[in-house]
RNA sequence: GCCGAUGUAGCUCAGUGGUAGAGCAACUGUUUCGUAAACAGUAGGUCGUCGGUUCAAAUCCGACCAUCGGCU
Numbered sequence: 001g002c003c004g005a006u007g008u009a010g011c012u013c014a015g016u017g018g019u020a021g022a023g024c025a026a027c028u029g030u031u032u033c034g035u036a037a038a039c040a041g042u043a044g045g046u047c048g049u050c051g052g053u054u055c056a057a058a059u060c061c062g063a064c065c066a067u068c069g070g071c072u
Base pairs, nucleotide, nucleotide: 001071002070003069004068005067006066007065010024011023012022013021018055026042027041028040029039030038048064049063050062051061052060
């Protein structure tokens, strides 16, 4: 230099055009003498950045950034 993959909650990951979700973690409550566990609930996201297409974009298209891999 060229090609490809990945980027979504604190962590690990779903979600292939129509309200952004799960598990774990965090917090609150119940239970317990207390802790843990269990159960119930709450909160947490400008979906890597910028633009484009569309009535509507995490999703489609382009560029860029970061990480990883391959080729030279």
Source information
Model confidence (mean pLDDT): 83 of 100. Transfer RNA from a Candidatus Parcubacteria bacterium, 72 nucleotides, folded computationally. It matches the Rfam family "tRNA". It is annotated as a transfer RNA. The source organism's lineage runs through Bacteria, Bacteria candidate phyla and Candidatus Parcubacteria.